[in-house]
RNA sequence: UAUUGAUAAAGGCAAACCUGUUGAAAAGCAGCGACGCAAAGUUUCCGGUCUAAGGCAAAAAACCUUUGAUAGCGGGGCCGCCAAA
Numbered sequence: 001u002a003u004u005g006a007u008a009a010a011g012g013c014a015a016a017c018c019u020g021u022u023g024a025a026a027a028g029c030a031g032c033g034a035c036g037c038a039a040a041g042u043u044u045c046c047g048g049u050c051u052a053a054g055g056c057a058a059a060a061a062a063c064c065u066u067u068g069a070u071a072g073c074g075g076g077g078c079c080g081c082c083a084a085a
Stems, first nucleotide, its partner, number of pairs: 004083002012037002018031005035072001041078003045075003048070003054065002
């Protein structure tokens, strides 16, 4: 340096539930709480998934649709702690 990942050490993150709050929703944020995580750090570039306010349509609804969401769905990019074998 690359790979790899301990019943190691130092630390880190925090699912669901509940509460508050933002949002049309998906979901985000804060608190609480730990299911898990060696990138569960970061980034929507690619694919997937979720949502459908607006658009379309219309008597009304449904269907369709992202510029919304998801990085804890996967791949890629960038960056990083520890070091037994």
The RNA shown here (c-di-GMP-I riboswitch aptamer) has 85 nucleotides and comes from Sideroxydans lithotrophicus ES-1. Rfam family: c-di-GMP-I riboswitch aptamer. Gene Ontology term of the family: cyclic-di-GMP binding. The RNAcentral record of the sequence draws on Rfam and Ribocentre.